RNAcentral holds the full RNA, with entries from ENA. Small-subunit ribosomal RNA, 3' major domain from an uncultured bacterium, 472 nucleotides, folded computationally. The coordinates come from a structure-prediction model, not an experiment, and the mean pLDDT is 84.

Context: one part of a larger RNA
RNA sequence: UGACGGGGGCCCGCACAAGCGGAGGAACAUGUGGUUUAAUUCGAUGAUACGCGAGGAACCUUACCCGGGCUUAAAUUGCAACCGAAUAUGGCGGAAACGCUAUAGCUAGCAAUAGCGGUUGUGAAGGUGCUGCAUGGUUGUCGUCAGCUCGUGCCGUGAGGUGUCGGCUUAAGUGCCAUAACGAGCGCAACCCUUGCCGAUAGUUACUAACAGGUUAUGCUGAGGACUCUGUCGGGGCUGCCAUCGUAAGAUGUGAGGAAGGUGGGGAUGACGUCAAAUCAGCACGGCCCUUACGUCCGGGGCUACACACGUGUUACAAUGGGGGGUACAGAGGGCUGCUACCACGCAAGUGGAUGCCAAUCCCAAAAACCUCUCUCAGUUCGGAUUGAAGUCUGCAACCCGACUUCAUGAAGCUGGAUUCGCUAGUAAUCGCGCAUCAGCCACGGCGCGGUGAAUACGUUCCCGGGUCUUG
Numbered sequence: 001u002g003a004c005g006g007g008g009g010c011c012c013g014c015a016c017a018a019g020c021g022g023a024g025g026a027a028c029a030u031g032u033g034g035u036u037u038a039a040u041u042c043g044a045u046g047a048u049a050c051g052c053g054a055g056g057a058a059c060c061u062u063a064c065c066c067g068g069g070c071u072u073a074a075a076u077u078g079c080a081a082c083c084g085a086a087u088a089u090g091g092c093g094g095a096a097a098c099g100c101u102a103u104a105g106c107u108a109g110c111a112a113u114a115g116c117g118g119u120u121g122u123g124a125a126g127g128u129g130c131u132g133c134a135u136g137g138u139u140g141u142c143g144u145c146a147g148c149u150c151g152u153g154c155c156g157u158g159a160g161g162u163g164u165c166g167g168c169u170u171a172a173g174u175g176c177c178a179u180a181a182c183g184a185g186c187g188c189a190a191c192c193c194u195u196g197c198c199g200a201u202a203g204u205u206a207c208u209a210a211c212a213g214g215u216u217a218u219g220c221u222g223a224g225g226a227c228u229c230u231g232u233c234g235g236g237g238c239u240g241c242c243a244u245c246g247u248a249a250g251a252u253g254u255g256a257g258g259a260a261g262g263u264g265g266g267g268a269u270g271a272c273g274u275c276a277a278a279u280c281a282g283c284a285c286g287g288c289c290c291u292u293a294c295g296u297c298c299g300g301g302g303c304u305a306c307a308c309a310c311g312u313g314u315u316a317c318a319a320u321g322g323g324g325g326g327u328a329c330a331g332a333g334g335g336c337u338g339c340u341a342c343c344a345c346g347c348a349a350g351u352g353g354a355u356g357c358c359a360a361u362c363c364c365a366a367a368a369a370c371c372u373c374u375c376u377c378a379g380u381u382c383g384g385a386u387u388g389a390a391g392u393c394u395g396c397a398a399c400c401c402g403a404c405u406u407c408a409u410g411a412a413g414c415u416g417g418a419u420u421c422g423c424u425a426g427u428a429a430u431c432g433c434g435c436a437u438c439a440g441c442c443a444c445g446g447c448g449c450g451g452u453g454a455a456u457a458c459g460u461u462c463c464c465g466g467g468u469c470u471u472g
Base pairs, nucleotide, nucleotide: 004472005471007470008469009468010467011466012465013464015460016459019423020422021421022420023419026315027314028313029312030311031310032309033308034306035305042053043052064301065300066299067298068297069296070295076124077123078122079121080120081119082118083117084116087104088103089102090101091100092099093098106115107114108113126290127289129288130287131286135284136283137279138278139277140275142273147186148185149184150183151182152181153162154161155160166177167176168175192267193266194265195264197235198234199233200232201231202230203229207224208223211222212221213220238261241255242253243252244251245250317416321375322374323373324372325371326370333364334363335362338357339356342353343352344351345350382413387408388407389406390405391404392403393402429452430451431450432449433448434447435446
């Protein structure tokens, strides 16, 4: 000087407490460990691995295993020699890769030759092989915590200190006061995006108040620039005003005004550094290693195994519910090898027609809620695993190993031990919708969107983490 303490003081955080809903018990989905295997490719492992890399493993992917091929090689390219236009269409063997083989077939130039392709040789290749403890770049975490430093001066023999401490204050090293310090930088805040209010401006594909036309009906049409909305540009909030407390900074108030009140809500933004944290398998790169193989192509298998253990989820155990019928209301997205209205057929998944839309124009397209009927506490009209049968769709191909539909079957499960997680408001809980990846999909995952919409916080003794001063 730091770090540490079952030392002390002060302070903060869904840290506890107060509440609401979960996990831990069941079935299934998914990841991991273990075991098994020819292979079950590799990485990630307390917090900070485990629905993680993977925003899509039937082939491909694919890195693993078995088998069959190739060796200047799958691709790119220099040089030299030789051969042939390029290319197109076949045949045979084969699981394919690949091997063997047949037919047709040049342009420019007088020519040498050039174009393009093949073979051979040679120079480069190739490696998801090792080392993240040689590295770059990127990322997680402490932590959106309020800290981390510098110049000059001063103090100290020096390491260092001071500033950055103290009092008050703040979400904040945010400020005010004090002060051997005076200033400054990286962080904080603000500037950025979005949302909430108003104004101006612009109206098509959006809108429809007034006027007119028309329909079974509808902004459907003329028209309009009011309203909504969509863009653009501005305004607005600053403790500015009032009261109380305070020297000030500031604090308090069912104070006024205001759409909004004290950072209005949300996001992006992550200081110096810590963990030799993670990644050589995104990429790049030093060193080492392989070169008829540790490279590369293909067929098949595996990554989907299963006594078991753990994590994360989905569905339930029911009446605030299940089933039948009726009837409303979103936002944000996506759409041409695409989204498809509408019609017909089919119980349905879907199929066959057909039309609109390169989209504020057309389409995908809501559910819970509400009204009504039924079930009456039961392993049930709860629950849907598992299994059988018949089908649909995608795709060269659904056996290993896809999703969906219909009929039948109808398991465990009656609210879950110790323990443990999330959340403070349009939040939790609950309800559906969309997107990326994608032929299809094992999505119950991830990322977004709106609908309905709570309870509780006395307080800081205790648990956990952090900041600061001090002490050993």
Source information
It matches the Rfam family "Bacterial small subunit ribosomal RNA". Gene Ontology terms of the family: ribosome and structural constituent of ribosome.